[in-house]
RNA sequence: GCGGUCACCACGCCGAAUCCCUGAGGCUCACCGUCCGGCAUGCCGGCGGGAGUGGACGGGAGCCGGGGAACCACUUCCCCCUGGGGUGAAUCGCCGUCAAGGCGCCGCGAGGCGAGGAGACGACGUAGGGCAGGUCGUGCCCGAACCCGUCAGCUCACCCGGUAGGCGGACGACUAAUUGAGG
Numbered sequence: 001g002c003g004g005u006c007a008c009c010a011c012g013c014c015g016a017a018u019c020c021c022u023g024a025g026g027c028u029c030a031c032c033g034u035c036c037g038g039c040a041u042g043c044c045g046g047c048g049g050g051a052g053u054g055g056a057c058g059g060g061a062g063c064c065g066g067g068g069a070a071c072c073a074c075u076u077c078c079c080c081c082u083g084g085g086g087u088g089a090a091u092c093g094c095c096g097u098c099a100a101g102g103c104g105c106c107g108c109g110a111g112g113c114g115a116g117g118a119g120a121c122g123a124c125g126u127a128g129g130g131c132a133g134g135u136c137g138u139g140c141c142c143g144a145a146c147c148c149g150u151c152a153g154c155u156c157a158c159c160c161g162g163u164a165g166g167c168g169g170a171c172g173a174c175u176a177a178u179u180g181a182g183g
Base pairs, nucleotide, nucleotide: 011168012167013166014165018061019060020059021058026053027052028051029050031049032048033047035046036045037044038043039042062163063162064161065160066159067158072153083151084148085147086146087145092125093124095122096121097120098119103114104113105112106111128142129141130140131139133175134174135173136172137171138170
């Protein structure tokens, strides 16, 4: 000097997940004590008080989501299959592999064969979504996961719930608004 990694602070990204009040247990203290124990009259330990730190439970504001009339919308029957619904951008396809219940055939039976196919895995796409207020261009990513429990269209009043978690940063041009720091 270059590169990498870690930690902290600031800043920023996805997301509703931000701000405020109260303040328990715990922890710390070179503070106080007419308290207790040990002794070496001053220290150690304990206890109580005080201060600091921290933040459980709870509450509020804002934001987010669900249920819930009229009107409107939906509306037939039977069989098989896999009831239906919600949060979210996260839907929907083709290909490959595996394949349940049930059905048909053979068999005394164990079992075998066949069609079919809910579902699972892998890969490639895709509706859609993200990358500091907006637009254009290029580029890079995501395209998950979970919940309710046989039940819910919309929906005034009304009712209920959430306020987590995970990360590290695209570039160029034009443009909008509000403000900060330094001199």